[in-house]
Molecule: Purine riboswitch aptamer
Organism: Oceanobacillus sojae
RNA sequence: AAUAUUCGUAUUUUGAUUAUCUAUAUAAAUUUGGAAAUAUGGUCCAAAAGUUUCUACCAAACUACCGUAAAUGGUUUGACUAUAGAAAAUCACAAAUGAUCA
Numbered sequence: 001a002a003u004a005u006u007c008g009u010a011u012u013u014u015g016a017u018u019a020u021c022u023a024u025a026u027a028a029a030u031u032u033g034g035a036a037a038u039a040u041g042g043u044c045c046a047a048a049a050g051u052u053u054c055u056a057c058c059a060a061a062c063u064a065c066c067g068u069a070a071a072u073g074g075u076u077u078g079a080c081u082a083u084a085g086a087a088a089a090u091c092a093c094a095a096a097u098g099a100u101c102a
Base pairs, nucleotide, nucleotide: 001012002011003010004009014092015091016090017089018088020086021085022084023083024082025081026056030048031047032046033045034044035043041066042065050057058078059077060076061075062074063073064072
C1' cells in the first nucleotide's frame, strides 16, 4: 500500500533489520628493492601486480631445506570486501536518520 473483515484482526506485495547459503572476483597468488636473523634462526618495511571491482592480500599448524652462508621451499586449514540471486526470523504504533537527556 492492496484485499477481506466478525472492525478484533488476517493475508499478500513492498520495505527495514539480523544472520545464513550459493555464484562470480582472487589463486587471501605472483614479482622487485631495502634492512634484519642464523639450525632455540628463517623476520620486517616499501613498491608493483592481479579483479568488467571498492577493499584486503594475513594467521596458525605440520614438514622439507640451508652445516653458519644468504637464500628459502612445500602442504593443509581459516576470513574480510564488492556484485548478483535464494530462502528464513522479527518488525511496519517498526527500522533508519537528527536533536535532547540519563